The prediction has a mean pLDDT of 84.
This is a predicted structure of a 97-nucleotide RNA (c-di-GMP-I-GGC riboswitch aptamer) from a Chloroflexota bacterium.
Rfam family: c-di-GMP-I-GGC riboswitch aptamer. Its family is annotated with cyclic-di-GMP binding in the Gene Ontology.
The model forms 95% of the base pairs in the Rfam consensus.
[in-house]
RNA sequence: GCCGAGAAAGGCAAACCCGGGGUGACCCGGGGACGCAAAGCCACGGGGCUCGGGCCAUCGGCGAUCGAGAUGGGACGAGUCAGCCGGGUUGCCGAAG
Numbered sequence: 001g002c003c004g005a006g007a008a009a010g011g012c013a014a015a016c017c018c019g020g021g022g023u024g025a026c027c028c029g030g031g032g033a034c035g036c037a038a039a040g041c042c043a044c045g046g047g048g049c050u051c052g053g054g055c056c057a058u059c060g061g062c063g064a065u066c067g068a069g070a071u072g073g074g075a076c077g078a079g080u081c082a083g084c085c086g087g088g089u090u091g092c093c094g095a096a097g
Stems, first nucleotide, its partner, number of pairs: 002097001003094002011036002016031006034083001040089003044086003047081006055073005062067002
C1' cells in the first nucleotide's frame, strides 16, 4: 500500500414524524434508525427526478374555424440527487492475508 476482522474507540443516519425554506425535485434543524468503511466532500461522465417555454404525436368537441384544454414523447434551458453507478479528492482504526 492492497485489504476490512462476530476487533476496539468513535462517526454518519433511510423510511416515518414535527418545525422551517423552496412552484417543485429537494434542502436545513429536531426526533428516529433501515443501513453505511468513506453513507466525508466535489454535479466531471452516465443516470433518476423537478420546473419552464416552445416543438411533435394522440385525444378532445369547449368556444367558434384556429385557438383554449388533456395525455404522452424526445430535445433545449434552469435546477435537484454524492444513500444510483463511475470518476476526482481528503481521511479514523486495525487483525489475518